[in-house]
RNA sequence: GUCGUGCACCGGGGUCAGUGAAAGUCUGAACCGGCGGUUAUAGUCCGCGACCCGAGACACAUGUCGAGGUGGAGCCUGGUGAAAUUCCAGCACCGACGGUAAAAGUCCGGAUGGUAGGAGCACGAC
Repeated sequence: GUCGUGCACCGGGGUCAGUGAAAGUCUGAACCGGCGGUUAUAGUCCGCGACCCGAGACACAUGUCGAGGUGGAGCCUGGUGAAAUUCCAGCACCGACGGUAAAAGUCCGGAUGGUAGGAGCACGAC
């Protein structure tokens, strides 16, 4: 250094004002961006996770596991460069479900949850 086993840890961010009886939901302006990959760094390129559906299996507390399905947005413009839909400049676009005296990416809730994954410790083998 590689493989295997076990252990515990980490693992989501975001506002002011106006109108109004009432809005962090409307209007105006703002702010935020999980994980891995990618000849150069990504919310919008490729893939994954969460949310939702779920063949089937195991249980009988009607729960646990779960293949698979679904799953948003720039084939953007210019610049630099060997190379960038990733950097710089500019203009755009997207954001589940339920709730809420007024319509939600930003409030409340499932969630002190859980995952993609990350960084370690120990043992064994090569």
Predicted 3D model of a 126-nucleotide RNA (FMN riboswitch aptamer (RFN element)) from Corynebacterium choanae.
Of the family's consensus pairs, 100% are formed in the model.
RNAcentral holds the sequence, with entries from Rfam.